[in-house]
RNA sequence: GACCGAUAACGGCAAACCCGGCGAAAGCCGGCGACGCAAAGCUCCAGAGCCUGCGGCCUUUGUGCCAUGGCAGUCAGCUACCGAA
Numbered sequence: 001g002a003c004c005g006a007u008a009a010c011g012g013c014a015a016a017c018c019c020g021g022c023g024a025a026a027g028c029c030g031g032c033g034a035c036g037c038a039a040a041g042c043u044c045c046a047g048a049g050c051c052u053g054c055g056g057c058c059u060u061u062g063u064g065c066c067a068u069g070g071c072a073g074u075c076a077g078c079u080a081c082c083g084a085a
Stems, first nucleotide, its partner, number of pairs: 004083002012037002018031005035073001041078003047075002049071003055066003058062001
């Protein structure tokens, strides 16, 4: 230094529920709260996947198609603290 990851140290984040707000929705923000997390730090038109469909498309009116809306706590990419085996 790389891989790796301990009932280690210093610390960190915060699922669901509930409350308030935003949004058409998915979902997001704040509070409360800890299910978990060694990247649960950062990045989603420009890697894959998933969710939603205000609006739009159609000789098919639909359990259809389209993201310009979202999800990084789905995978991924990038970066990083500590140091037992």
The prediction has a mean pLDDT of 85. Predicted 3D model of an 85-nucleotide RNA (c-di-GMP-I riboswitch aptamer).